[in-house]
RNA sequence: GCGGGAUUAGUACAGUGGCAGUACAUAAGCUUCCCAAGCUUAGGACGCGGGUUCGAUUCCCGUAUCCCGCUCAA
Numbered sequence: 001g002c003g004g005g006a007u008u009a010g011u012a013c014a015g016u017g018g019c020a021g022u023a024c025a026u027a028a029g030c031u032u033c034c035c036a037a038g039c040u041u042a043g044g045a046c047g048c049g050g051g052u053u054c055g056a057u058u059c060c061c062g063u064a065u066c067c068c069g070c071u072c073a074a
Base pairs, nucleotide, nucleotide: 001070002069003068004067005066006065007064010024011023012022013021018054026042027041028040029039030038047063048062049061050060051059
């Protein structure tokens, strides 16, 4: 330098052009003599910039970080 993959909640992962979900974690409540467990509820996220579109987390372009492979010169 070239090619490919990944980036979504505190963590690990789903997901799809039309409300963004699950588990654990966190907070509150119920239960219990207390703790744990269990149940209920709540808060919290699409790496960044642009484009296409009525509408983009999803499609396209660029860019950042990480991972993998390939290659050139000195």
Predicted 3D model of a 74-nucleotide RNA (transfer RNA) from Candidatus Liptonbacteria bacterium RIFOXYB1_FULL_36_10. It matches the Rfam family "tRNA". Rfam classes the family as a transfer RNA. The sequence is in RNAcentral, with records from ENA. The coordinates come from a structure-prediction model, not an experiment, and the mean pLDDT is 81.